[in-house]
RNA sequence: GGAGCGGUCCAGGCGAUCGCUGGCCGCCGGGCACGAGGCCACGGCGGCGGGAGGAAAGUCCGAGCUUCGAAGGGCAGGGUGCCGGGUAACACCCGGUGGGGGCGACCCCGAGGAAAGUGCCACAGAAAACAUACCGCCCCGGCCCAGCCGGGGUAAGGGUGAAAAGGUGCGGUAAGAGCGCACCGGGAUCCCGGUAACGGGGUCCGCAUGGCAAACCCCACCCGAAGCAAGGCCAAACAGGGAGCAGCCGCGGGAUCGACGCCUCGGCGAAGAUCGGCGGCGCGGGUUGCCCGCCCGAGUCUCCCGGGUAGGCCGCUCGAGGCGGCCGGCAACGGUCGUCCCAGAUGAAUGAUCGCCGCCCCGGGCCGGGCGACCGGUCAGGGGAACAGAACUCGGCUUACGGGCCCUCCGGCA
Numbered sequence: 001g002g003a004g005c006g007g008u009c010c011a012g013g014c015g016a017u018c019g020c021u022g023g024c025c026g027c028c029g030g031g032c033a034c035g036a037g038g039c040c041a042c043g044g045c046g047g048c049g050g051g052a053g054g055a056a057a058g059u060c061c062g063a064g065c066u067u068c069g070a071a072g073g074g075c076a077g078g079g080u081g082c083c084g085g086g087u088a089a090c091a092c093c094c095g096g097u098g099g100g101g102g103c104g105a106c107c108c109c110g111a112g113g114a115a116a117g118u119g120c121c122a123c124a125g126a127a128a129a130c131a132u133a134c135c136g137c138c139c140c141g142g143c144c145c146a147g148c149c150g151g152g153g154u155a156a157g158g159g160u161g162a163a164a165a166g167g168u169g170c171g172g173u174a175a176g177a178g179c180g181c182a183c184c185g186g187g188a189u190c191c192c193g194g195u196a197a198c199g200g201g202g203u204c205c206g207c208a209u210g211g212c213a214a215a216c217c218c219c220a221c222c223c224g225a226a227g228c229a230a231g232g233c234c235a236a237a238c239a240g241g242g243a244g245c246a247g248c249c250g251c252g253g254g255a256u257c258g259a260c261g262c263c264u265c266g267g268c269g270a271a272g273a274u275c276g277g278c279g280g281c282g283c284g285g286g287u288u289g290c291c292c293g294c295c296c297g298a299g300u301c302u303c304c305c306g307g308g309u310a311g312g313c314c315g316c317u318c319g320a321g322g323c324g325g326c327c328g329g330c331a332a333c334g335g336u337c338g339u340c341c342c343a344g345a346u347g348a349a350u351g352a353u354c355g356c357c358g359c360c361c362c363g364g365g366c367c368g369g370g371c372g373a374c375c376g377g378u379c380a381g382g383g384g385a386a387c388a389g390a391a392c393u394c395g396g397c398u399u400a401c402g403g404g405c406c407c408u409c410c411g412g413c414a
Stems, first nucleotide, its partner, number of pairs: 001410004006406005012357007020051002023048007030040003053387001057398002060396005065227004077223005082096005097111001098109004112218002117216002119212003134158002136154008166184006185207001186205008231314004240305005245299001247281005254275004260269004283297005321340008359384004364379006
């Protein structure tokens, strides 16, 4: 310098000015209530302290929480699938086993069962699983005899295919063949090691049991559904629709009518009726659940529907929490002690500008060292800073993305 691999750390700092957001405190204004203290879905000003991430993302797994079903069991359906461990849980993580890849750092594996059953295996090929024979090889017979034809043997060789009925070698044979033998592979069984996956070894069996389960299926284990728009509490206004507003008693110089009586015939008196006023009792409604009291009762009335709608509040952020030490464990992780409080918004804030410093890149000047490649120091200059924005909360995975350090291999120079 170039390729690459896993891990780890950072994601700029400080200051000034101008803003944003929600919290607390104070002041002023507004509204409500009111003896005073007070209350607020309101407005303004000031102060204090808080304000995104390693992925806040994708919403792919697993949980908490909530409501519904409801204890529980079964079917269907879905998921997981070497072994052991971790965990609230997982398809995640850690440590192993087996297999595969890379020179290496390291990486990858949907890694249960194919003699339980069913099914499939394109094309090519004789044959794709109850085996079979195109070429070839060998034997026998015939003939018009360098060959061809017919019969039989064989599966070593060729050929086909992703895959061909164990592999290699020696013996053997007419040619061949686990036909025989050795080694490898396989099956059965036993022993040893290991918690286990599995590993190592012995003995026996010449050994027909191809592949596919990301085909159905079988086996083991796990899984109720929907999601914070969950769910709980408070709760309007307008239009429109519906329902409701019993009575009794007393008082009078109130109004209208007025049986009847008197008389100078036009007036006077008058019980009573209706309406109204005032008062009392009662009823209805409101006011704090009840009592008293108070207010209202044909009105700008009350209640119901509209609608538990609009809107507001809670859920909401202290949590399987962060950081540090010690202890246990190879590790994931667990235990314990100390310490910290760290956004809770909802058409949705967390920003902008400037200065200084730091970081990365680029090409220079000067000084010093060295034969040299180059190294060290110093001085200014130019450029750059990615991916991305919480929305109930956690644990993972995946994806996006800038840089520093450690690690591996290769090359060059000294």
Overview: Predicted 3D model of a 414-nucleotide RNA (Bacterial RNase P class A) from a Polyangia bacterium. Its Rfam family is "Bacterial RNase P class A". The family's RNA type in Rfam is ribozyme. A source record names the gene rnpB. Its mean pLDDT, the model's own confidence on a scale to 100, is 77. RNAcentral holds the sequence, with entries from ENA.